[in-house]
Context: one part of a larger RNA
RNA sequence: GGAUGAACGCUAGCGGCAGGCUUAACACAUGCAAGUCGAGGGGUAACAUUGGUGCUUGCAUCAGAUGACGACCGGCGCACGGGUGCGUAACGCGUAUAGAACCUACCUUUUAGUAAGGGAUAGCCCAGAGAAAUUUGGAUUAAUACCUUAUAGUAUCAAGAUGUAGCAUUGCAUUAUGAUUAAAGAUUUAUUGCUAAAAGAUGGCUAUGCGUUCUAUUAGUUAGUUGGUAAGGUAACGGCUUACCAAGACAUCGAUAGAUAGGGGCCCUGAGAGGGGGAUCCCCCACACUGGUACUGAGACACGGACCAGACUCCUACGGGAGGCAGCAGUGAGGAAUAUUGGACAAUGGAGGCAACUCUGAUCCAGCCAUGCCGCGUGUAGGAAGACUGCCCUAUGGGUUGUAAACUACUUUUAUAGAGGAAGAAACAGUUCCACGUGUGGAACUUUGACGGUACUCUACGAAUAAGGAUCGGCUAACUCCGUGCCAGCAGCCGCGGUAAUACGGAGGAUCCAAGCGUUAUCC
Repeated sequence: GGAUGAACGCUAGCGGCAGGCUUAACACAUGCAAGUCGAGGGGUAACAUUGGUGCUUGCAUCAGAUGACGACCGGCGCACGGGUGCGUAACGCGUAUAGAACCUACCUUUUAGUAAGGGAUAGCCCAGAGAAAUUUGGAUUAAUACCUUAUAGUAUCAAGAUGUAGCAUUGCAUUAUGAUUAAAGAUUUAUUGCUAAAAGAUGGCUAUGCGUUCUAUUAGUUAGUUGGUAAGGUAACGGCUUACCAAGACAUCGAUAGAUAGGGGCCCUGAGAGGGGGAUCCCCCACACUGGUACUGAGACACGGACCAGACUCCUACGGGAGGCAGCAGUGAGGAAUAUUGGACAAUGGAGGCAACUCUGAUCCAGCCAUGCCGCGUGUAGGAAGACUGCCCUAUGGGUUGUAAACUACUUUUAUAGAGGAAGAAACAGUUCCACGUGUGGAACUUUGACGGUACUCUACGAAUAAGGAUCGGCUAACUCCGUGCCAGCAGCCGCGGUAAUACGGAGGAUCCAAGCGUUAUCC
């Protein structure tokens, strides 16, 4: 000198863009953050419509008939999105390969099929237990829930044949035989689902080469350990697991142990080489009160799922129960220190749905903070009697403050008031039309804005609403007077102060930055 997720002191006019618990992965009140589908189902608790009945004439009652729909069964989603950095020195990450050892819901393309039956169960109803959370028994009912059967292949299994390829196990193609496993319907009749198989895409999984902090005041470490055979297990290879057999495996090219740490793209500095860092944004990993376990599922060993154990908090009728903000806000605590218990789904994206739409603290916006960067302003031009005051001096005088002010002319960014007022909106759906020809494409019209009456524009008004901080001995730009008298104090280093202090305190003046200026901390 540069830099910062900064803090502190003094000061403060505005806007744009960004950033905002670095500490206690400490504990959390409250609200919200993952639902959706009635075009799967039985149905009707609530609301509305319609119709009927009763009459006291505006109330009661009935009917799933219609729009819809609480709870329930079922499907899809909840493994994404969002948070944090505890752990991890590791194939975790980065990079480059391999899978002839693998999986992949939804999506796309292609082929074939969608046949015949059955028994339950929730809900509803009845009867209970319990303070509650919750739960028991009986009767009854449906499905795209569950089960059986049929048919089936380029699927799976068994043992074959031929060709071809390969580093090997073997791969690929063709072909013959036997066995095994499928399905679901709905509807507004246009479609859309469902099953099997093949291919693609997407996403994952696994293996390997190389790279990846410090300590030798850590030198030996290891029994599933290293390898083999067999079996089990897995989507898949493998001591992944088990039985048996052998005695191996790693290490001064640093094993093992200990300490520290999420990794990368990137960021800061530097001419570079290097050095330092890992906030925001993006990719990967790990975690979800602590530890463990599996279930469901295409995918989890699952933040707002389950079970067990533990600590903590809460409720209790003492028998027993409930909970997990490292989601968004917010609270307490810790700390030098870090924001609103805001608005909207209008846009982008996600889930479900044929769609309308619903949900979405993702996201888009607004609020707070000079935390940073950038921009603008606090006037402009003229104006010497070089006015007054202040300060200084060699003091009838001069210097400086200083074109500064007054005064004259002008401007109106900004502020204030008033008026107009966006883009972000493209779509979806609806109506009409056209093309092909039977659901696609295109055109026109209509509809949708949280931000927001915001940005922006115009008018009025009047210099009107707006400057500070640090420093002035040398390094280092900027000097005099007064006070103090080794005192009070200053200080980054050298050092200053003991009666003429440009170094302390005040004043005048000056210098440097400027809505900031200094100090502290850290890095180069």